The part of an RNA shown here (small-subunit ribosomal RNA, 5' domain) has 508 nucleotides and comes from an uncultured prokaryote. RNAcentral holds the full RNA, with entries from ENA.
Context: one part of a larger RNA
RNA sequence: AAUGAACGUUGGUGGCGUGGAUUAGGCAUGCAAGUCGAGCGAGAAGCCUCCUUCGGGAGGUGGAAAGCGGCGUAAGGGUGAGUAACGCGUGGAUUACCUGCCCCCGGGUCCGGGAUAGCGGCGGGAAACUGUCGGUAAUACCGGAUAAUCUCUGCGGAGCAAAGGUGUGAUUCCGCCUGGGGAUGGUUCCGCGUCCUAUUAGCUUGUUGGUGAGGUAAUGGCUCACCAAGGCUACGAUGGGUAGCGGGCGUGAGAGCGUGGCCCGUCACACUGGGACUGAGACACUGCCCAGACACCUACGGGUGGCUGCAGUCGAGAAUCUUCGGCAAUGGGCGAAAGCCUGACCGAGCGACGCCGCGUGCGGGAUGAAGGCCCUCGGGUUGUAAACCGCUGUCAGAGGGGAUGAAAUGCAAGGGGGCCAUCCCCCGUGUUUGACAUAUCCUCAGAGGAAGUACGGGCUAAGUUCGUGCCAGCAGCCGCGGUAAGACGAACCGUACAAACGUUAUUC
Numbered sequence: 001a002a003u004g005a006a007c008g009u010u011g012g013u014g015g016c017g018u019g020g021a022u023u024a025g026g027c028a029u030g031c032a033a034g035u036c037g038a039g040c041g042a043g044a045a046g047c048c049u050c051c052u053u054c055g056g057g058a059g060g061u062g063g064a065a066a067g068c069g070g071c072g073u074a075a076g077g078g079u080g081a082g083u084a085a086c087g088c089g090u091g092g093a094u095u096a097c098c099u100g101c102c103c104c105c106g107g108g109u110c111c112g113g114g115a116u117a118g119c120g121g122c123g124g125g126a127a128a129c130u131g132u133c134g135g136u137a138a139u140a141c142c143g144g145a146u147a148a149u150c151u152c153u154g155c156g157g158a159g160c161a162a163a164g165g166u167g168u169g170a171u172u173c174c175g176c177c178u179g180g181g182g183a184u185g186g187u188u189c190c191g192c193g194u195c196c197u198a199u200u201a202g203c204u205u206g207u208u209g210g211u212g213a214g215g216u217a218a219u220g221g222c223u224c225a226c227c228a229a230g231g232c233u234a235c236g237a238u239g240g241g242u243a244g245c246g247g248g249c250g251u252g253a254g255a256g257c258g259u260g261g262c263c264c265g266u267c268a269c270a271c272u273g274g275g276a277c278u279g280a281g282a283c284a285c286u287g288c289c290c291a292g293a294c295a296c297c298u299a300c301g302g303g304u305g306g307c308u309g310c311a312g313u314c315g316a317g318a319a320u321c322u323u324c325g326g327c328a329a330u331g332g333g334c335g336a337a338a339g340c341c342u343g344a345c346c347g348a349g350c351g352a353c354g355c356c357g358c359g360u361g362c363g364g365g366a367u368g369a370a371g372g373c374c375c376u377c378g379g380g381u382u383g384u385a386a387a388c389c390g391c392u393g394u395c396a397g398a399g400g401g402g403a404u405g406a407a408a409u410g411c412a413a414g415g416g417g418g419c420c421a422u423c424c425c426c427c428g429u430g431u432u433u434g435a436c437a438u439a440u441c442c443u444c445a446g447a448g449g450a451a452g453u454a455c456g457g458g459c460u461a462a463g464u465u466c467g468u469g470c471c472a473g474c475a476g477c478c479g480c481g482g483u484a485a486g487a488c489g490a491a492c493c494g495u496a497c498a499a500a501c502g503u504u505a506u507u508c
Base pairs, nucleotide, nucleotide: 001507002506003505005504006503007502008501009500012358013357014356015355016354017353018351019350025314026313027312029311030310031309034071035070036069039068040067046061047060048059049058050057051056078269079268080267087194088193089192090191091190092189093188097186098185102182103181104180105179106178107177108176109175110144111143112142113141119134120133121132122131123130124129150159151158152157164174165173195241196240197239202232203231204230207229208228209227210226211225212224213223214222244266245265246264247263248259249258250257251256271292272291273290274289275288294305295304296303297302322348324347325346326345330344331342332341333340334339361391362390363389364388371382372381373380374379395449397444398443399442400441401440414427415426416425452497453496454495455494456493457478458477459476463492464491465490466489467488473480474479
């Protein structure tokens, strides 16, 4: 000098930051990923009309809850257990690669089919859930056609696709299939760098290489069959310990040393272990299956769960916050859009945890009042300090005004392009909606509501008296205390810093 700090005493206010470092221990409750009716069938409540045997029925409007389907859920958010490794950093490589949505360019979008959920009937079960029969739709699924700049190729040839929707008088528009290019994102490989230990010296059999095959988006012992016997190591292999890595951060004149919390990039993990499915992308935090431990429900037959998301709770600990508000902004998902969702995010709350700002008043005031302390009893000091007189109004408090930033989209109407339009582009005008919350200005009253902590032997700024008597105690080092203690305890006085001041721990 510094800290994600803790502890002691004390504590007015604001801004900006920051806050589970230990048990990657267990978790009640709520929320954290949905959206699309302009893909599809069907359609509850309510309302309207008609009929009625007064129970209800029929039609229309309406659009809830659910289902099929599409996209998203691989992002965003959390944590640092594992990992000493191509994990990370840096620089390269790919004639061994993939890439949904987005952009540019080319071509296509033809003819058919059978199901299935929802639904209805009948069932099983305590529940979770589930069986059977009947019937239905699609941008769900399947067949055929067409087929190149695509794929394979023995270069002759062979093979592979699609889906419609809104709206219109019609093109347009949004989609779908196929090919090429781009952008973005990702996979893989290589050089170099990356902690301690030799009281760890040898390690290795898919091991090292080859041929062939399988597998993958793709190279490769990645896997397999056969063949050869190799490969690494004192420039530290193998083993053991510790640890996510970097940008950075702390310190220091620098070299260096220490460190990796918040923020950014990246890696890894998601109760523990294993596995694949779907998909452009996962071997998937709030998906699936199996095993295990734990917990919960049960009608004992069987089921359910995973906060290392945001809050919150228990435990352990010296120690770390609200079961808050809002999608107004920024960003993300879906949608043509309106919009919906978003504990990302933006805000508020709590904590002197840190840094910074402001205040706790200003001027005058000597009889140097009273009180305290000391005293050589003369006095000295506290001390212009107080009282008293005059003044101000920052902050906090109360009331009020103006109304800033956030804010631009979007909607409606008008003009232009366009034959026209609900299509496209541009311009200016007017109107409406528009948040959690924050700032500024004016007025009011009245010095009123706002100072402590550590230290005073030397290092080191600041001393006297009393008490105690090697006791009680102090202490960072030297050292103080055994009857005159400037070092213990108290008082007065002083010194330093100040809403803080000290102590402890750790780093330089």